[in-house]
Molecule: RNase P RNA; transfer RNA
Organism: Rhodospirillales bacterium
RNA sequence: CCAGACGGCCGGAUGGCCGCUGUCGUUCGGCCUCGCCGGACGGCAGAGGAAAGUCCGGGCUCCUCGGGAACACGGUGCCGGGUAACGCCCGGCGGGGGCGACCCCAGGGACAGUGCCACAGAACGCAAACCACCGGCCGGGGCGCGCAGGUUCGCCCGCGCGCCGGCCGGUAAGGGUGAAAGGGUGCGGUAAGAGCGCACCGCGUCGCCGGUAACGGCGGCGGCAGGGUAAACCCCACCGGGAGCAAGACCAAGUAGGGGCGGCAUGCCGGUCUUCGGCCGGCGAAACGGGUUCCCGCGCCGCCGCCCGGGUCGGUCGCAAGAGGCGUCCGGUAACGGGCGUCCCAGAUGAAUGGCCAUCGCCCGCCGUACGGUGGGGACAGAACCCGGCUUACAGGCCGUCUGGCGCC
RNA sequence: GCGGGAGUAGUUCAGCUGGUUAGAACGCCGCCCUGUCACGGCGGAGGUCGCGGGUUCAAGUCCCGUCUCUCGCGCCA
Repeated sequence: CCAGACGGCCGGAUGGCCGCUGUCGUUCGGCCUCGCCGGACGGCAGAGGAAAGUCCGGGCUCCUCGGGAACACGGUGCCGGGUAACGCCCGGCGGGGGCGACCCCAGGGACAGUGCCACAGAACGCAAACCACCGGCCGGGGCGCGCAGGUUCGCCCGCGCGCCGGCCGGUAAGGGUGAAAGGGUGCGGUAAGAGCGCACCGCGUCGCCGGUAACGGCGGCGGCAGGGUAAACCCCACCGGGAGCAAGACCAAGUAGGGGCGGCAUGCCGGUCUUCGGCCGGCGAAACGGGUUCCCGCGCCGCCGCCCGGGUCGGUCGCAAGAGGCGUCCGGUAACGGGCGUCCCAGAUGAAUGGCCAUCGCCCGCCGUACGGUGGGGACAGAACCCGGCUUACAGGCCGUCUGGCGCC
Repeated sequence: GCGGGAGUAGUUCAGCUGGUUAGAACGCCGCCCUGUCACGGCGGAGGUCGCGGGUUCAAGUCCCGUCUCUCGCGCCA
């Protein structure tokens, strides 16, 4: 210098003018006082790294307490740690990729059971055998070779071997099919072969050692056993009650606290009264509170569910001090934790956080000599109860560590 | 805020519990028919299966992420 890997950060700056929201102060006005509301002026503060998607986990609030068990459903899935918690983060292990820095992995179980594996192929899961190889037997029409015999030298005949065909058996090494065919390579061995035997590698298992563990190393033993798929059902372990700030609480206004259907037991007993009914007391369930059932619990004693009809669509709180930010020290490889100091940092509700100008800075184009002039551009996107993560979008730029290559000293 | 559905040819839709050229109708193009057009007949083209990853031998289909469209619910008595 070129190419690349990883981590972190910024995401225009300053000033002026005019606006918007909140808050504080002063002042004026209104209401019956506390106090509240409104106007004017002044001070201060005013979007993000993702505020987004709403994919996870919590806080908070209500469902009465959110209690127990079983089942169902959903989720997670190597090991250890961090955390309020997590499917997040950190550090390891194993596997895969890259020359390397480094990156990726839903990474438990396939002897619990079931399903599926198209086409091709003989055969796709349980053992079989299409071609080929090897052995034995049979056949006779034919062909070739060799040997023996006969011969009129043309051939005839017999036997053996090979070829061909058939049957029986051996084998799974080779060919072929496939994504995948019952370990791989080599040597020996054999009729041909085969873990049949041996060496190495792989695998299983046992022991020892190291490690908290996942796992790794070494040695012995076993010739090797049951292919893949669980992001197919499933099994195992662990986790999970539901709803969500339109939660929820209060105030104010308004309407018809109305009607229909259904459920439960419009139940039963006693008393009383103006006895077709009402009232009082007692007994005793169910609906309800869970996804379901049971237990438990508590409440009501006309309650629940659905539909139709009616009304409103105003205000206050919740709601901004929090698993908070910044700095520093200590512990830890790290995630993170602890101590001390310091700061208060948006709260809108048809929804504020904006517009214009000047200077500087960044990028691009054009013009001319360094440099200047001139024109243009500046992303993704915008809080809505809050917090921890993940994912996704993003113009341009900065810093640090490291890897590979080239050149020079 | 919560919950559901969909995305496949120009358009409207199929595609079953993964399976080997992804189909149908209408539309489009060419030829024939006709004096011409329509109708009709014959033939043909046309697909990143919204996008990006992953699982698998194999993905439109299964899983994850993401984008777009669409539907429903919520207050008081």